[in-house]
RNA sequence: GGCUGGGUAGCCUAGUGGUAAGGCAUCCCAGUACUAGUGGGAAGACCCAGGUUCAAUUCCUGGUCUGGUCA
Numbered sequence: 001g002g003c004u005g006g007g008u009a010g011c012c013u014a015g016u017g018g019u020a021a022g023g024c025a026u027c028c029c030a031g032u033a034c035u036a037g038u039g040g041g042a043a044g045a046c047c048c049a050g051g052u053u054c055a056a057u058u059c060c061u062g063g064u065c066u067g068g069u070c071a
Base pairs, nucleotide, nucleotide: 001070002069003068004067005066006065007064010024011023012022013021018054026042027041028040029039030038047063048062049061050060051059
C1' cells in the first nucleotide's frame, strides 16, 4: 500500500430504516444486629463529518481507531 471484519453505557454483547434490548458493574429502597446473598427500582450509550430519506445506530461516500490477510 491492496482486500476484508469491527467501533452501541464503566465492561461484554443484541438490534439493522420508525423514540436502542439484555448481562455484569454503579446508585437508591426493602430485608438483616451488621455484612453478604436475595428482591424491587433508578441513572447511564449508537466513533467523526457529509449525503439519501418524511424519518438514519441501520443505506451511501469520505475520515478515524482497531483486528485479520496479501505483498